Bacterial RNase P class A from an Actinomycetota bacterium, 339 nucleotides, folded computationally. Taxonomically the source falls in Actinomycetota (Bacteria, Bacillati). The sequence was found by an Rfam model in a public genome assembly. Its Rfam family is "Bacterial RNase P class A". The family's RNA type in Rfam is ribozyme.
[in-house]
RNA sequence: GGAGUUGGUCGGGUGACCGCGGCACGGCAGGACCGUGUCGAGGAAAGUCGGGACUCCAUAGGGCAGGGUGCUGGCGAGAGCCAGGUCGGGGUGACCUGACGGCUGUGCAACAGAGAGAGACCGCCGAUGGGCCAGUUCACUGGUCACAGGCAAGGCUGAAACGGUGCGGUAAGAGCGCACCAGCAUGCGGAGCGAUCCGUAUGGCUCGGCAAACCCCACCCGGAGCAAGGCCAAGCAGGGAGUGGACGGCACCGUUCAAUACUUCCGGGUAGGCCGCAUAGAUGGAUGGUCACCGGCGCAGUCGCGUCACAGAAUCCCGCUUACAGACCGACUCCCCGU
Numbered sequence: 001g002g003a004g005u006u007g008g009u010c011g012g013g014u015g016a017c018c019g020c021g022g023c024a025c026g027g028c029a030g031g032a033c034c035g036u037g038u039c040g041a042g043g044a045a046a047g048u049c050g051g052g053a054c055u056c057c058a059u060a061g062g063g064c065a066g067g068g069u070g071c072u073g074g075c076g077a078g079a080g081c082c083a084g085g086u087c088g089g090g091g092u093g094a095c096c097u098g099a100c101g102g103c104u105g106u107g108c109a110a111c112a113g114a115g116a117g118a119g120a121c122c123g124c125c126g127a128u129g130g131g132c133c134a135g136u137u138c139a140c141u142g143g144u145c146a147c148a149g150g151c152a153a154g155g156c157u158g159a160a161a162c163g164g165u166g167c168g169g170u171a172a173g174a175g176c177g178c179a180c181c182a183g184c185a186u187g188c189g190g191a192g193c194g195a196u197c198c199g200u201a202u203g204g205c206u207c208g209g210c211a212a213a214c215c216c217c218a219c220c221c222g223g224a225g226c227a228a229g230g231c232c233a234a235g236c237a238g239g240g241a242g243u244g245g246a247c248g249g250c251a252c253c254g255u256u257c258a259a260u261a262c263u264u265c266c267g268g269g270u271a272g273g274c275c276g277c278a279u280a281g282a283u284g285g286a287u288g289g290u291c292a293c294c295g296g297c298g299c300a301g302u303c304g305c306g307u308c309a310c311a312g313a314a315u316c317c318c319g320c321u322u323a324c325a326g327a328c329c330g331a332c333u334c335c336c337c338g339u
Stems, first nucleotide, its partner, number of pairs: 001335010012294007020040008042310001046321002049319005054225004061252001063250002066221005071084005085100006101216002105214002107210002121155002123151003128148002130145006163181006182206002184203008229275004238266006244257003295308005
C1' cells in the first nucleotide's frame, strides 16, 4: 500500500416558500374558518415466526388428546442470549456454518448391484469325497476334470458393502493367529462445576444409516385476543326447537346460574359517538413537495457533471428472521514493497 474477516455507531444537515395532523392560546359565547406558538415515523417501523404485559371467559382439581423443549454451565418471567464440549463441512488464514435425550420395538433406503444387515455376478481353491488316465497296480503315487464341496481375501455396483496396514497360516482364504493403529467395553489414575479430555491396563469384543421416520423417556404448557374489553346513543317483528347453560379440543369431578335463564335454527331492525389510546396518536388513516447551500460517493481535474440505500407507526414491550447505497471507529488475517 492492497485484499479480506469481525464488533460497534451513523445512515443526511441547514434555511426559505407552500402544504398536512395533534395540542395550547386568541379571533368568538359555540361551530365552520383564520392567526400565533409548539410537537410530529425505524434500526429494522417490515415478516406475523415466538414470548410477555394487559383484557375477557365465575372458581378450582386431576386425566386423555394436542403442543413445546432436549450436549454442558450461566443469565432470563419467557422467548432467547452468552460462554464452552463432541462429531462434521467450507476457507491459506482471520473466521463462517450444521447436528447433538434414546436404535436388538415397528418401519424406510429409488436405481444399480450377487448382496443394503448377509450375499455369490466375475472369481480363488478343489486338501477331503467322486469320475477319468498313467505308473505292473491290490495298497500306493502322479496327473487331470472342476462334479460334490470350501471361501468372501481380489474385482464389479453403489451415497453407503459388515475395522485398516503388514506378517504368518491355509487347498484357497478369513481376526483364524500375531504386531502396530482405529473404534468399543471394563477397571484404575489425573484435569475440569460440567458436557468431556489426557494417560494406562485388560479384552479379538469389531452385524451399519435414518427418530426434521412411527415410537419411547424426561420436563413444561388453560383458552381467545385491542376487530380484546367497557360506556352512552339509535332501532325494531317476531316465530320454532331443547333442558340444560356457564364460548374458544374431549370426558370426569367440583361450583354456580336457570324455565322471565341459557343454548340453537329461521326472519326483521340499528350500526353513531366516547374510553381503552400514549412525550406522534391518525381512523378514506397525517409527518410531504419545491428551491438553494453544505456533506458523502463516482468521474473529470480551475469553472463542472452525475448520484445519495432499505424503507412508513396503529395497544405496548422483548426477541427471532429478512432487506439495506454508503461513511466512521476498533480488533484480527493474508499478500506485496521498503527499512
The coordinates come from a structure-prediction model, not an experiment, and the mean pLDDT is 76.